[in-house]
RNA sequence: AAACUGCAUCAAGAGUUGGGCUGACGCCCGCGCCAACCUGCCGGACCGGCAAGGUGGUUUCUCGCAAGAGGAUGCGGCCAAGGGGCAACCAAAGGUCGUAAG
Repeated sequence: AAACUGCAUCAAGAGUUGGGCUGACGCCCGCGCCAACCUGCCGGACCGGCAAGGUGGUUUCUCGCAAGAGGAUGCGGCCAAGGGGCAACCAAAGGUCGUAAG
């Protein structure tokens, strides 16, 4: 790196919003908001934090007595593609450990 797989979560939280489509259910786009899975950042590391970049969600998944089964979401993005290159806030309490390199 690729393939196959695997792992985590499904508690809580968040719109009397603008627009498009549909006979309806509902779906899509914008803006706001929520969460914090990935990237990034706060600091050297971990816990923790921030919420900028990427997803997701915005009324709370289905069946089952249960075990469990199924389903959903995430496990960075963009450009280039031969090596590679680019963007990521005006935000960020506190605790513990470490003291290497320059």